[in-house]
Molecule: transfer RNA
Organism: Candidatus Omnitrophica bacterium CG1_02_40_15
Order: sequence, then structure tokens, then C1' cells
RNA sequence: GGGGCCAUAGUUGAACGGGACAACGUAUCCUUCGCAAGGAUAAGAUCCGGGUUCAAUUCCCGGUGGCUCCACCA
Repeated sequence: GGGGCCAUAGUUGAACGGGACAACGUAUCCUUCGCAAGGAUAAGAUCCGGGUUCAAUUCCCGGUGGCUCCACCA
């Protein structure tokens, strides 16, 4: 330098163009003499900028970052 894959709550993963979901974690409450476990409720995210569309996490372009393959390396 070229190709491929990836980027979503604090973490790990879902979501064939139409209500962003779960598990763990966190907070509050219940239960206990207290802790743990258990139960209930709640907060919390689409890497950035454009485009297509009535509508974009999803499709297209560019950028940034990560993984990987190839090439180059006097």
C1' cells in the first nucleotide's frame, strides 16, 4: 500500500427497513436481627459525518478505531 471482517447499555451478545431486546452488573424496595441467596421495580446504548427512503442498528459513500490476510521492507 491492497483485500476481508467488525464497531449496539458498565460487560458479553441478539435485533431478514417499521415498537432497540436479553443475560450479568448497578440503584431502590420486599424478605432477614444482619449478610448472602431469592423476588419486584427502575435507570442505562446503536463509533462519527453525509446519502437513499414515508421510515435506517439494518442499505450506499466517506472518515475513525480494532482483528485478520496479502504485498513491500534499501